The RNA shown here (SAM riboswitch aptamer (S box leader)) has 98 nucleotides and comes from a soil metagenome.
It matches the Rfam family "SAM riboswitch aptamer (S box leader)". Rfam's curators write: The SAM riboswitch is found upstream of a number of genes which code for proteins involved in methionine or cysteine biosynthesis in Gram-positive bacteria.
[in-house]
């Protein structure tokens, strides 16, 4: 600074997982994990292309997706804390992941 979008298939193993607390749900029809391929993204980098700059740098903008990151059930699954509101509900916040 972002977080209502996008993205699975195969082998290992075998019992509990979704970060924490309450709900929900996912799970021996084998979950979470780990390995391997793949694949979404564009947060870093490399390259194009354009601005701005007298030139370089630097900066700002779009592309590509070469290479490190993360990601690949549910909106970070939903709430938690504060305001508004009769309520449903909105909205901003904490935590939290990158």
């Nucleotide at each position: 600074a972002u977080c209502c979008a996008g993205a699975g298939a195969g082998g290992c193993g075998g019992a509990g997982g979704g970060a924490c607390c309450g709900g929900c749900c996912c799970g021996u029809u084998g979950a979470u994990g780990c390995c391997u391929c793949g694949g979404c993204a564009a947060c870093c980098u490399a390259c194009c292309a354009g601005g701005u700059g007298a030139c370089c740098a630097g900066c700002c903008c779009g592309g590509u997706g070469u290479g490190g990151u993360g990601c690949c059930a549910a909106u970070u699954c939903c709430g938690g804390c504060a305001g508004c509101g009769g309520a449903a509900g909105c909205u901003g916040g904490a935590a939290g992941a990158u």